[in-house]
RNA sequence: UGAACCCACGCGGGAGAGUUCGGGAUCAGCCCGACGCCGAAGGAGCAAAUCCUCCCCAAGAACCUCUCAGGCGCAUGGACCGCGUGGAUGAG
Numbered sequence: 001u002g003a004a005c006c007c008a009c010g011c012g013g014g015a016g017a018g019u020u021c022g023g024g025a026u027c028a029g030c031c032c033g034a035c036g037c038c039g040a041a042g043g044a045g046c047a048a049a050u051c052c053u054c055c056c057c058a059a060g061a062a063c064c065u066c067u068c069a070g071g072c073g074c075a076u077g078g079a080c081c082g083c084g085u086g087g088a089u090g091a092g
Stems, first nucleotide, its partner, number of pairs: 001092001006087008018035001020034005036072003042068001043066003050058001
C1' cells in the first nucleotide's frame, strides 16, 4: 500500500398466500372469534463429508421439511442480490 472474507449502517431491487365470514372500533392501519392458506424475518429438524471407531455417541447445511412464531389489499415486513460508507482482519 492493499485483494478476498466477515460485521454494521444507508440506498435500490425483492416472491408467496383470503382487501374470506361475524362482531367492535378506526380515514386505512387495529382487536376478538371461525375456517382456509403462504414461506424468503426468526425458530425447529435432518444427509454426506468429519470425529470416534466393535458399536454407539458427538457435531453437522439449505431459499429441503415443519409451520411454533410471522405473514395472506395497500403500507409495513422480507431471505437473498447490487452499490456506497465505516469497522475488524489481512493474501500479495
Molecule: Glycine riboswitch aptamer
Organism: Tamaricihabitans halophyticus